The part of an RNA shown here (large-subunit ribosomal RNA, domain I) has 539 nucleotides and comes from Prevotella sp. The coordinates come from a structure-prediction model, not an experiment, and the mean pLDDT is 86. Lineage of the source: Bacteria > Bacteroidota > Bacteroidales > Prevotellaceae > Prevotella.
Context: one part of a larger RNA
RNA sequence: CGCAUGGUGGAUGCCUUGGCUCACGGAGGCGACGAAGGACGCGACAAGCUGCGAAAAUCCCCGGGUAGGCGCAAAUGGCCUUUGAUCCGGGGGUGUCCGAAUGGGACAACCCACCGCAUUCAGUGCGGUAUCACGCUUAUGUGCGUGAGGCCAACGCGGGGAACUGAAACAUCUUAGUACCCGCAGGAAGAGAAAACAACAGUGAUUCCCCCAGUAGUGGCGAGCGACCGGGGAGCAGCCCAAACCGCGGCGGUGGCGACGCCGGCGCGGGGUAGUAGGACUUGCGAUGUCGGACGGCGAAGGCGAGGAGAACCGGCAGGAAAGCCGGGCCGCAGCGGGUGACAGCCCCUUAUCCGAAGCCUGAGCCGCCGUAGCGAGCACCUGAGUAGUGCGGGGCACGAGGAAUCCCGCAUGAAUCCGCCGGGCCCAUCCGGCAAGGCUAAACACUCCCGUGAGACCGAUAGUGUACAAGUACCGUGAGGGAAAGGUGAAAAGCACCCCUUUUAGGGGAGUGAAAGAGUUCCUGAAACCAUGCGCCC
Repeated sequence: CGCAUGGUGGAUGCCUUGGCUCACGGAGGCGACGAAGGACGCGACAAGCUGCGAAAAUCCCCGGGUAGGCGCAAAUGGCCUUUGAUCCGGGGGUGUCCGAAUGGGACAACCCACCGCAUUCAGUGCGGUAUCACGCUUAUGUGCGUGAGGCCAACGCGGGGAACUGAAACAUCUUAGUACCCGCAGGAAGAGAAAACAACAGUGAUUCCCCCAGUAGUGGCGAGCGACCGGGGAGCAGCCCAAACCGCGGCGGUGGCGACGCCGGCGCGGGGUAGUAGGACUUGCGAUGUCGGACGGCGAAGGCGAGGAGAACCGGCAGGAAAGCCGGGCCGCAGCGGGUGACAGCCCCUUAUCCGAAGCCUGAGCCGCCGUAGCGAGCACCUGAGUAGUGCGGGGCACGAGGAAUCCCGCAUGAAUCCGCCGGGCCCAUCCGGCAAGGCUAAACACUCCCGUGAGACCGAUAGUGUACAAGUACCGUGAGGGAAAGGUGAAAAGCACCCCUUUUAGGGGAGUGAAAGAGUUCCUGAAACCAUGCGCCC
């Protein structure tokens, strides 16, 4: 070095309890009625997981269901159960201690109180005692009531807000209003009913998608950034205040002896909401009901729902075993799928189809409640002020100060009042569009911690989640945090009685089980590296 036989090792093949990615539907919250998350306990014996809470692998009620049951998980001992257990659905009870943690304190799961009531009275049991906001109240920081607080994956709105990077360096710029921090909310949020667009033609709230278009622009005119108008779709829904005026209440001022009057401001009710201006007030004509609602109740019907019904097969053969092969049948609105000792429409569970309690959801319709108007004339009362605008400084608009409109903020200033005001990209005129300085508003659009159903030219144990297994475990770190490895006997434990070797409960040889033990629990298959032994050959 080669060959052979073994050992070791755990690749490969096959398998799948677990993952991954979607679709549709549901749900979109839980919490002082004490959550999320934990600590400590609870079993006949009990370390871990699971379940539960001193009523402790549970208690009660209602419904389902049927012969077994006392979880994973065997065994021993002992129990429960046809007077219906275990189990499944629903409701309730109990629920130590910590935790927002809330009587005070504390190094979380511990320590120490006060008040009231009860009592078997050195004690015990039950209830109460945190803070803040709002309302009422009190002599009081007194008491009462209501609410809040904390947790939670992503999505949303708001307040703050980087840098690496790109620009082939770098400063404006970019990355990017991204990451990250904070606040707040909802099942969605935000936006929203024209002081809008447009252009002499018109449209008619908002949101989202496709196009317009990488266009017009913007830009150390670098890198880059990047619209509008308009068109096509999804979905459609519109409303309420403030004010004028009227009334009521109580407060202040004033006149009066008083009844009461006047003035001011406040609260409540009516009224009213527009741009072709509308409304108030005075007055003339006209209508007596229509349409609508996003509010409440009842509720046909439907969906989900523990669950129920649910067709049809035998014999022979080799085999350890039939579902295979051979022979003869049968069912099918069911020949999806899984299991059963190999490949089963007819063995089992299912499947097509049909039915379904409580409860939950949707909800036609009905009832209640609420809203709802026309046409003039006169009059000149009202129509959101430290507002709009302007100056300076910023921000945001695709738009970097630019000719820079429009929008928002800080400082300063500061109008008009319908014969009014704003806009149409500096500015002016004409023309056109609209009515700011109050508010609400479904649907179309975003997301998935979670539940149900289903799917995959997704993975198959170094893959797929970090975790198929007592995994966020063991272990590491003061800590924040980091973070594994680890699946497979057999159809069934039938898991090797008994004998022998040996110091041996180690290991092995027989015997026995099994289809197989070269399937013996380090257990399917069992590659290579590596090791040993034997033989051969070379130096």